[in-house]
Molecule: nadA riboswitch
Organism: Acidobacteriaceae bacterium KBS 89
RNA sequence: AGUUGCAACACCCCCGUGGGUUGGGUGCAGGUUUGAAAGAGCCGGCACAGUGAAUCCACUGCAACU
Numbered sequence: 001a002g003u004u005g006c007a008a009c010a011c012c013c014c015c016g017u018g019g020g021u022u023g024g025g026u027g028c029a030g031g032u033u034u035g036a037a038a039g040a041g042c043c044g045g046c047a048c049a050g051u052g053a054a055u056c057c058a059c060u061g062c063a064a065c066u
Base pairs, nucleotide, nucleotide: 001066002065003064004063005062006061007060013052014050016059017058018057019056020055021054022053023051025048026047027046028045030043031042032041033040034039
């Protein structure tokens, strides 16, 4: 230096760091369908976050191998 596997460190457990993609959640303001109304359905937009979902890139640390 490369490859493979892993996360000890954590105020229960799980969770190494940063950044993407897809999906989910919550909030806000819309559009649209239905309805007498109340309401209900659908569609994308913006914002938020330990998103306990998946996945990609780079990096930290540990172990093994070359």